[in-house]
Molecule: transfer RNA
Organism: Candidatus Wolfebacteria bacterium
């Protein structure tokens, strides 16, 4: 260049059958607990779902373009 696949919470990753409020574990605060800390327990904060379109009553989720990122051809 081409062709696959990937981008979603601070990290890793679900959700693809378009419709409920976008969720899980680690992490981070907070409380219980302990003399004190881990460990266990409960609890809470954290998202424009890579960007701009466009189809749709309705898009993380389909369609084009385009950034990134990995892997194959050339």
């Nucleotide at each position: 260049g081409c062709u696959u696949g990937g981008g979603u919470a601070g990290c890793u990753c679900a959700c693809c059958u378009g419709g409920u409020u976008a969720g899980a574990g680690c992490g981070u605060c907070c409380g219980c607990c302990u003399g004190a800390a881990g460990a266990g327990c409960g609890g809470a904060a954290g998202g424009u779902a890579g960007u701009c379109a466009g189809u749709u009553c309705a898009a993380g989720u389909c369609u084009g373009a385009c950034c990134c990122c990995a892997a194959g051809c050339a």